[in-house]
Molecule: c-di-GMP-I-GGC riboswitch aptamer
Organism: Desulfuromonas sp.
RNA sequence: AGUGAAAAAGGCAAAGCCGGAGUAAUCCGGUGACGCAAAGCCGCGGGUCCAAAACACCGGAUAGCCGAGCCGCCGAAU
Numbered sequence: 001a002g003u004g005a006a007a008a009a010g011g012c013a014a015a016g017c018c019g020g021a022g023u024a025a026u027c028c029g030g031u032g033a034c035g036c037a038a039a040g041c042c043g044c045g046g047g048u049c050c051a052a053a054a055c056a057c058c059g060g061a062u063a064g065c066c067g068a069g070c071c072g073c074c075g076a077a078u
Base pairs, nucleotide, nucleotide: 003075004074011036012035016031017030018029019028020027021026034064040070041069044067045066046065047062048061049060050059
């Protein structure tokens, strides 16, 4: 550098439930663990979802949908 093991130390936290925010998608906190080698960050590209519209213009969400970019623990085999 690449890589991910019948490794080690750890980390994150799906669905559900409770409370709250939002027209909504969805988000925040608590609880809870389906899973995750980047399930860390990022809305740049694509997809999907919401809102508005249906001529045009324009807003929001999703990073645990995919790609790109940035940072990062450990060291078996190569």